[in-house]
This is a predicted structure of a 132-nucleotide RNA (FMN riboswitch aptamer (RFN element)) from uncultured Methanobrevibacter sp.
């Protein structure tokens, strides 16, 4: 180093200001966030064309969560993007305008408040054993 096993660590963010109104973090204006693999024509960095770091909420996937089921397995569901620019080549890169966001609760309709969940887990990382 590569491969497999075991433990063990960690793994989500956002209502701020204004109106209505008896009541809204909910509804109207404005404004606020963005799991995880991969992909990527970014950008740094060392070295000198290779490593290593970094890049998509809406491109492929995955996880939560729903639903069926006595439970577990399994099976099913599971949001959202367009336009102009470069350019050989954009789904991803510059720009500008959209757009989306489980259940359950609530004095009124939640992506942000409360609850399940001091949970559960895509998955990241480290320790150890083993074979080659």
């Nucleotide at each position: 180093a590569u491969a497999u096993g075991u433990u063990c660590u960690c793994a989500g963010g956002g209502c701020g200001g204004a109106g209505u109104g008896a009541a809204a973090u909910u509804c109207u204006c404005c404004a606020c966030c963005g799991g995880u693999g991969g992909u990527g024509a970014u950008u740094c960095u060392a070295a000198a064309u290779u490593a290593g770091a970094u890049a998509a909420g809406u491109c492929c996937g995955c996880g939560a969560g729903c639903g069926c089921u006595a439970c577990a397995a399994g099976c099913g569901u599971u949001g959202a993007u367009u336009u102009g620019g470069u350019g050989a080549a954009a789904g991803u890169c510059c720009a500008a305008a959209a757009c989306c966001g489980a259940c359950g609760g609530u004095g009124a309709c939640a992506g942000u408040c409360c609850g399940g969940a001091u949970g559960a887990a895509a998955g990241a990382g480290a320790a150890u054993a083993u074979c080659a």